Context: one part of a larger RNA
RNA sequence: UGACGGGGGUCCGCACAAGCGGUGGAGCAUGUGGUUUAAUUCGAUGAUACGCGAGGAACCUUACCUGGUCUAAAUCACGUAUGAGGUAUUCAGAGAUGGAUGCGCCAGCAAUGGCAUACGUGAAGGUGCUGCAUGGCUGUCGUCAGCUCGUGCCGUGAGGUGUUGGGUUAAGUCCCGCAACGAGCGCAACCCCUAUUGAUAGUUGCUAACAGGUUAAGCUGAGGACUCUAUUGAGACUGCCUGCGCAAGCGGAGAGGAAGGAGGGGACGACGUCAAGUCAUCAUGGCCCUUACGACCAGGGCUACACACGUGCUACAAUGGUUGGUACAGCGGGUUGCUACUUAGUAAUAAGAUGCCAAUCUCUAAAAGCCAAUCACAGUUCGGAUUGGGGUCUGCAACUCGACCCUAUGAAGCUGGAAUCGCUAGUAAUCGCGUAUCAGCAAUGACGCGGUGAAUACGUUCCCGGACCUUGUACA
Numbered sequence: 001u002g003a004c005g006g007g008g009g010u011c012c013g014c015a016c017a018a019g020c021g022g023u024g025g026a027g028c029a030u031g032u033g034g035u036u037u038a039a040u041u042c043g044a045u046g047a048u049a050c051g052c053g054a055g056g057a058a059c060c061u062u063a064c065c066u067g068g069u070c071u072a073a074a075u076c077a078c079g080u081a082u083g084a085g086g087u088a089u090u091c092a093g094a095g096a097u098g099g100a101u102g103c104g105c106c107a108g109c110a111a112u113g114g115c116a117u118a119c120g121u122g123a124a125g126g127u128g129c130u131g132c133a134u135g136g137c138u139g140u141c142g143u144c145a146g147c148u149c150g151u152g153c154c155g156u157g158a159g160g161u162g163u164u165g166g167g168u169u170a171a172g173u174c175c176c177g178c179a180a181c182g183a184g185c186g187c188a189a190c191c192c193c194u195a196u197u198g199a200u201a202g203u204u205g206c207u208a209a210c211a212g213g214u215u216a217a218g219c220u221g222a223g224g225a226c227u228c229u230a231u232u233g234a235g236a237c238u239g240c241c242u243g244c245g246c247a248a249g250c251g252g253a254g255a256g257g258a259a260g261g262a263g264g265g266g267a268c269g270a271c272g273u274c275a276a277g278u279c280a281u282c283a284u285g286g287c288c289c290u291u292a293c294g295a296c297c298a299g300g301g302c303u304a305c306a307c308a309c310g311u312g313c314u315a316c317a318a319u320g321g322u323u324g325g326u327a328c329a330g331c332g333g334g335u336u337g338c339u340a341c342u343u344a345g346u347a348a349u350a351a352g353a354u355g356c357c358a359a360u361c362u363c364u365a366a367a368a369g370c371c372a373a374u375c376a377c378a379g380u381u382c383g384g385a386u387u388g389g390g391g392u393c394u395g396c397a398a399c400u401c402g403a404c405c406c407u408a409u410g411a412a413g414c415u416g417g418a419a420u421c422g423c424u425a426g427u428a429a430u431c432g433c434g435u436a437u438c439a440g441c442a443a444u445g446a447c448g449c450g451g452u453g454a455a456u457a458c459g460u461u462c463c464c465g466g467a468c469c470u471u472g473u474a475c476a
Stems, first nucleotide, its partner, number of pairs: 001476002003473003007470007015460002019423005026314008034305002042053002064300007075123009086103007105114003125289002128287003134283002136278003139274001141272001146185006152161003165176003191266004196234007206223002210221003237260001240254001241252004316416001320375007332363003337356002341352004382413001387408007429452007
């Protein structure tokens, strides 16, 4: 100087407390461990692994296994040779691959050029090892308020001072004081979305007035008022009032205002810590393999199943289930695509057909809600696992191993021990909708979007984590 303390002081955080909803019990989905296996490819492992890499494992992917094969493939340069390459038919084979037959180069007068194949030479390839050789990227402490430097001063020196103190703040934020005076990286602001409003613009959006028109409808003429769209401005600064205070600032059911003291949310992550993670995104040093640890193909596996754990979904019902009617969103996507509408089918879907490269057409039905009817507390009209049968779709192909529809079946489960998690407001809870990946889909996942919409916080003694000052130390 640090680190640590079941030392002290001050302070903060969904850390506790106060509340609401879960997990832990059931069934299923998914990941992991373990076991099994020819293989169940590899990585991630307290917090910071376990719906994680994977934003799509039937083949492919694929890295694994079994079997059958090859010595290359792709690309480039140079040289030599050839005219084919290719395509069609066909044979053997699981295919990779091997064989047979037919057609048989292009431009140019030519030289030559182009293209292709073969050979030779030079450069192969490796998801093999080492993340404890590395770059890059990432997690975490932590959006915590810290981490440092120049000059000066103090100290023999390590080092200190500044950065401590008194206040204040979300903040090393600001004020006052001070052997310090300044500065940098962080904080904040500058950026984006959202809440109010002005101007400009008015189609594909909108419809107040006028006119036409319909069973109805911005449907048509028309209009720019309104909504909205999208560009540019304004607006919030403790600016004003008041109390306290030297000041910074704090308090106020104060005024004004759409918004008030950081209005709400995002992006943004200092010096560093964990030899944290990743050599399997990529790049890369070293080591290793080179008729194989490289490459191709078929099939299988990654989907196994006495068991254990994590994360979720659906429930156990009446604040509910079922049937019928009816209302209101926002984000996004669409030409190998989204599909109106009609017809067929109980349905998944199919057949026809129309519009749209989309503020125009379409996905698109929002669901919870509301209005009726029914069920009366039951393992039930709750719950839907499991299994039988029949179908639809995608795809070369749904046996291992897809999704969906119909019908039958109708398991566990009556609110969950010890323990444990999330959340402070448009939040929790609850309800649907969209997208990426994608032929299809194992999505209950991930990332977004809107609808309905709470309760509670006395307080900081205690648990956990952190910040500053101080003290002890046989630790570095």